[in-house]
RNA sequence: CCUCGACAAAGGUACGCCAGCCGAAAGGCUGAGCACACAAAGCUACGGGUCCUCGCCUCCUCACUGCCGGAUCCCAAGACCGCCGGGCUGCCGAA
Numbered sequence: 001c002c003u004c005g006a007c008a009a010a011g012g013u014a015c016g017c018c019a020g021c022c023g024a025a026a027g028g029c030u031g032a033g034c035a036c037a038c039a040a041a042g043c044u045a046c047g048g049g050u051c052c053u054c055g056c057c058u059c060c061u062c063a064c065u066g067c068c069g070g071a072u073c074c075c076a077a078g079a080c081c082g083c084c085g086g087g088c089u090g091c092c093g094a095a
Base pairs, nucleotide, nucleotide: 004093005092012038013037016034017033018031019030020029021028022027036082042088043087044086046085047084048083049080050079051078053076055075058071059070060069
């Protein structure tokens, strides 16, 4: 230095609950306490996957050619890195 991951050491992040804010939503951010877990649960939407639907297409209803409401799928946009993998970076040093 590269692999690897100890009944090691020092630490770290915080599932979820509660409150507030942003968002149509998925979800995100902040705060107090707590800690489910995690050797990358650090960063990155590159690949897969899951999720959402203000928008678009089509249909129905109503009305008359417009709106509102409802339904399905597609497109598109969005979300999730604590779903899996990839890329980048990082503490320690037993076997």
This is a predicted structure of a 95-nucleotide RNA (c-di-GMP-I riboswitch aptamer) from a Thermoanaerobaculia bacterium. The organism belongs to Thermoanaerobaculia, within Bacteria. Model confidence (mean pLDDT): 81 of 100. Of the family's consensus pairs, 94% are formed in the model.